[in-house]
Context: one part of a larger RNA
Molecule: large-subunit ribosomal RNA, domain VI
Organism: Candidatus Omnitrophota bacterium
RNA sequence: CGUUAGGAUAUUUGAAGGGGAGUUCUCCACAGUACGAGAGGACCUGGAGAAACGGACCUCUGGUGUUCCGGUUGUCCUGCCAAGGGCAAAGGCCGGGUAGUUAUGUCCGUAAGGGAUAAGCGCUGAAAGCAUCUAAGUGCCAAGCCCCCCCCAAGACUAGAUAUCCCUGGACCGUAAGGUCCUGAAGGCACCCUGUAGACUAUGGGGUUGAUAGGCACGAUGUGUAAGAUCCGUAAGGAUUUAAGCUAACGUGUACUAAUUGCCAAUCGG
Numbered sequence: 001c002g003u004u005a006g007g008a009u010a011u012u013u014g015a016a017g018g019g020g021a022g023u024u025c026u027c028c029a030c031a032g033u034a035c036g037a038g039a040g041g042a043c044c045u046g047g048a049g050a051a052a053c054g055g056a057c058c059u060c061u062g063g064u065g066u067u068c069c070g071g072u073u074g075u076c077c078u079g080c081c082a083a084g085g086g087c088a089a090a091g092g093c094c095g096g097g098u099a100g101u102u103a104u105g106u107c108c109g110u111a112a113g114g115g116a117u118a119a120g121c122g123c124u125g126a127a128a129g130c131a132u133c134u135a136a137g138u139g140c141c142a143a144g145c146c147c148c149c150c151c152c153a154a155g156a157c158u159a160g161a162u163a164u165c166c167c168u169g170g171a172c173c174g175u176a177a178g179g180u181c182c183u184g185a186a187g188g189c190a191c192c193c194u195g196u197a198g199a200c201u202a203u204g205g206g207g208u209u210g211a212u213a214g215g216c217a218c219g220a221u222g223u224g225u226a227a228g229a230u231c232c233g234u235a236a237g238g239a240u241u242u243a244a245g246c247u248a249a250c251g252u253g254u255a256c257u258a259a260u261u262g263c264c265a266a267u268c269g270g
C1' cells in the first nucleotide's frame, strides 16, 4: 500500500504449497500344534514389554543454584572480651539448598485405516482350434507413493469466515464532482511500571476506575537451635531460654513508593 464501499478488536477456516513424523527387537498364548523318520519346529491371529529417536514438562529422583543458611583454617580490621566484617585467583575451603534452568527424572508419540501401484501371484482370454496373467477386459499384493496424524499458512488479487465494539455530526469554498477546517468515538501508537518474553527489536501483563514492579505484613521453602542472659565445667566446651534465629528469585494480602502525560484515528457513503 492492497484486501471496493466505513473504522476497529478477538477468535478462526485451510485452498495451493511447504515442513515434520515414518524405526527395530524380545517375550507370552495359539502350540511342542501343522510339518517332519527323528532332530527340530512354524505361518496366521491376539496380547505384553523393551531399546533407540522425537516432543512437552519439573509433581517425583537428582544436577546446578557466585552468598539463602550453617560449619571451619590462616591472617588483618572494628580499642579489648564477646560479636561481627575483609582477603585467601575473581565462591578461601566444606555440608546443605528456594525459584529458575535442566536429564540421567516424568508423561506422551512413531498406531490403526483408505486409495493407486512395484517386483510377484492370479481370473477370463485370443492372435496361434492347443497353450498362455495380456493383446481387449479384470483381481490380489510393500516399511515405498497419495491421503489419514502434527506444524506453517487469507498478499489464497476468488485477498475468506464468525463474534463483538465505535460513529451516523458541524462550518466554509464549489452548479456538481470534490476540497479545507472543527469535533476526535471504538481502537491504536508513543511514554512509563514490568515478565510467563527478550541481544536489540518483537511479544505478554499493567498504568490510580490500579496489585504492574518495589517496599511492608503473613506464609511457604531452606538451613539447623541465633545473639544476649542464666546454670554446669579449671578449661576446651556443654545445657536451658529455643524447632531458635536468619531466609534469593516463590504464594497470598496491603496503595507506603513509582506507573506523569501526549499523539494518531471514522464521519464520502457505509
Base pairs, nucleotide, nucleotide: 001155006166007165008164009163010162011161012160017152018151019150020149023051024050025049026048027047028046029045035040053109054108055107056106057105061103062102063101064100068096069095070094071093072092073088074087075086076085077084078083113147114146115145120140121139122138123137167270169182170181171180172179173178187264188263189262190261191207192206193205194204195203212258213257214256215254216253217252218251219250222246223245228241229240230239231238232237